[in-house]
Molecule: transfer RNA
Organism: Peptococcaceae bacterium
RNA sequence: GCUGAUGUAGCUCAGUCGGUAGAGCAACUGAUUCGUAAUCAGUAGGUCGCGGGUUCGAUUCCCGCCAUUAGCU
Numbered sequence: 001g002c003u004g005a006u007g008u009a010g011c012u013c014a015g016u017c018g019g020u021a022g023a024g025c026a027a028c029u030g031a032u033u034c035g036u037a038a039u040c041a042g043u044a045g046g047u048c049g050c051g052g053g054u055u056c057g058a059u060u061c062c063c064g065c066c067a068u069u070a071g072c073u
Stems, first nucleotide, its partner, number of pairs: 001072007010025004019056001027043005049065005
C1' cells in the first nucleotide's frame, strides 16, 4: 500500500430484508436472614465509533474517516 471482519449499556453480546433498542453479568433500592452470602422483586444506565448523503423516518442502506483485528504484498 491492497482486501476482509468488527465497533450497540460499566463488561460479554443479541437485534433489525428502514418505523418508539434488548438480554445476561455487574451497579443501586427493597423483601427475606440475628448478620453476610444466596434467592426473589424492582430501578437506573445507550448522541447504536465519528461526519455526511438518501428517505416522511437510518442502529439498519450509500460514501468518507477513525480505532481494533485477520490476510496479502